[in-house]
Context: one part of a larger RNA
RNA sequence: GGCGUAUGGUGGAUGCCUAGGGUCUGAGAGGCGAUGAAGGACGUGGUAAGCUGCGAUAAGCUUCGGGGAGCUGCACACAAGCAUUAUAUCCGAAGAUUUCCGAAUGGGACAACCUGAUACAUUGAAGAUGUAUCACUCGAAAGAGAGCCAACCCGCUGAACUGAAACAUCUAAGUAGGCGGAGGAAAAGAAAAUAAUAAUGAUUCCCUGAGUAGUGGCGAGCGAAACGGGAAGAGCCCAAACCUUGGUGGCGUGCUGCCAAGGGGUUGUAGGACUGCAUUUAGAAACUGUUAUCAAGCUGAAUCUUCUGGAAAGUUGAAUCAAAGAGGGUGAUAAUCCCGUAGGCACAAAUUAACAGCGACGAGCAGUAUCCUGAGUAAGGCGGGACCGGAGAAAUCCUGCCUGAAACUGCCGGCACCAUCCGGUAAGGCUAAAUACUCCUCAGACACCGAUAGUGAACCAGUACCGUAAGGGAAAGGUGAAAAGCACCCUAAACAAGGGAGUGAAAUAGUACCUGAAACCGUGCGCCU
Numbered sequence: 001g002g003c004g005u006a007u008g009g010u011g012g013a014u015g016c017c018u019a020g021g022g023u024c025u026g027a028g029a030g031g032c033g034a035u036g037a038a039g040g041a042c043g044u045g046g047u048a049a050g051c052u053g054c055g056a057u058a059a060g061c062u063u064c065g066g067g068g069a070g071c072u073g074c075a076c077a078c079a080a081g082c083a084u085u086a087u088a089u090c091c092g093a094a095g096a097u098u099u100c101c102g103a104a105u106g107g108g109a110c111a112a113c114c115u116g117a118u119a120c121a122u123u124g125a126a127g128a129u130g131u132a133u134c135a136c137u138c139g140a141a142a143g144a145g146a147g148c149c150a151a152c153c154c155g156c157u158g159a160a161c162u163g164a165a166a167c168a169u170c171u172a173a174g175u176a177g178g179c180g181g182a183g184g185a186a187a188a189g190a191a192a193a194u195a196a197u198a199a200u201g202a203u204u205c206c207c208u209g210a211g212u213a214g215u216g217g218c219g220a221g222c223g224a225a226a227c228g229g230g231a232a233g234a235g236c237c238c239a240a241a242c243c244u245u246g247g248u249g250g251c252g253u254g255c256u257g258c259c260a261a262g263g264g265g266u267u268g269u270a271g272g273a274c275u276g277c278a279u280u281u282a283g284a285a286a287c288u289g290u291u292a293u294c295a296a297g298c299u300g301a302a303u304c305u306u307c308u309g310g311a312a313a314g315u316u317g318a319a320u321c322a323a324a325g326a327g328g329g330u331g332a333u334a335a336u337c338c339c340g341u342a343g344g345c346a347c348a349a350a351u352u353a354a355c356a357g358c359g360a361c362g363a364g365c366a367g368u369a370u371c372c373u374g375a376g377u378a379a380g381g382c383g384g385g386a387c388c389g390g391a392g393a394a395a396u397c398c399u400g401c402c403u404g405a406a407a408c409u410g411c412c413g414g415c416a417c418c419a420u421c422c423g424g425u426a427a428g429g430c431u432a433a434a435u436a437c438u439c440c441u442c443a444g445a446c447a448c449c450g451a452u453a454g455u456g457a458a459c460c461a462g463u464a465c466c467g468u469a470a471g472g473g474a475a476a477g478g479u480g481a482a483a484a485g486c487a488c489c490c491u492a493a494a495c496a497a498g499g500g501a502g503u504g505a506a507a508u509a510g511u512a513c514c515u516g517a518a519a520c521c522g523u524g525c526g527c528c529u
Base pairs, nucleotide, nucleotide: 001528002527003526004525005524006523007522008521009520015514016478017477020449021448022446023445024444025443026442027441028440029438030437031148032147039101040100041099042055043054044053046078047077050074051073061095062094063093064092065091066090070082071081072080106115107114108113116134117133118132119131120130121129122128136145137144138143152183153181154180155179156178157177163170167217193200194199204231205230206229207228214222215221235430236429237428238374242263243262244261245260246259247258248257249256250255251254268408270373271372272371273370274367275366276365277364283361287357288356289355290354291353292352297345298344299343303318304317307314319336320335321325327339328338329337379403380402381401382400383399384398385397386396389415410425411424412423413422414421465472466471485513488500489499490498491497
């Protein structure tokens, strides 16, 4: 030095575990904010650095309800206290307090700081302190707005990489990004619809139709609709004609124009006004009442033993309950030990639902001469855009510019256009449900992960650290059933470490702590050289 064997060190794989995550389901909630939010700064404890809580009333104050023997958060020590049968701690609800910054709002500023005016008070003044008010926009005023917030929604604006195996039309894509706005949903919505010789009857969503019809340097690609089947289901209000009243102007004493208010009226088998005739019955929102729902919480059955063991829930033997054999804990695996579970009870305000009351609004017949039925609108031209449709034979919809109708014997549509036929009634408005989403709360589930996994984050993590900044962004879990966390002695270079002793089932479980692989480094012994 090599090989073998035994025994260590180092190291932290593996196994087991879970305090944390992931993905969903069902309910709830879907906002907070000038009554000062979200988010912070600084304070606040007997000792008090951090986290948590709270705000100069500062780990808290008050009231009501619950609960019942311990308590003064994490936090296991000392000190000083509180409470013990009901004013402790604790839990729920409602209040009070709530420094400074922050939309930040008296003015200013390098956020958490500086500094005014007016009124009042503290002593009359200087000076100081305290309380209140003083920003801007809209509005006559009352009052409202602003700022923050995960996704979903609507509108305005709007790329490129990429694909086309290059690239320009095209695609990516009306996506990402930017801006504005709203709600618990939003948007859409009661036919100027869809159809086709038959009909349907607002909108939205799902299945299908269908990768079809189409479109397309007919390349890459893009890509409907109706019918049919389901979810849900709900319909309404104005403008105008006409009438009345008031104001005002013209003409000159009742006609007319305009304005305002009230009545009337709302439609396409046209409807209404108007004229005539008749008159009463079904049903919303809000509000009121009843019932249920709703907080902390309460009650809640049934077991003992033998053996092994440190420990019984294991094992043995014999029992019990079950509207409860879900789950968790307890020194190993417990229906009957503990917390619970099934079931039952109690319960304030608010919420939601059902029912009852109240009751806005709403209804008939006939006539049809006259009047009304949404104008810089419909439509056309030019240029863009949206539709499955890239300008095409191109309907339909939107509109920047230029033109510009009709008036119910009217007008629009049915994919150029014309005729016939059919369907509808634009140029005003509102509308629940079925649909989308989850920052958040409660309950639950999983052929999801188990510490290099699962969130970046199981642990004081958006931390430490890096960067001028925007921004980037970790590592790090496990003693034991219980700290019983090694009194006392010895060695020593003496706040290290070790040897005894002691605890414990175990200390090769000693806080560098479960298990403790390999690489790597030793020591003893055997053999070989």
Annotation
Large-subunit ribosomal RNA, domain I from a metagenome, 529 nucleotides, folded computationally. Rfam family: Bacterial large subunit ribosomal RNA. Rfam links the family to the GO terms structural constituent of ribosome and ribosome. Model confidence (mean pLDDT): 82 of 100. RNAcentral holds the full RNA, with entries from SILVA.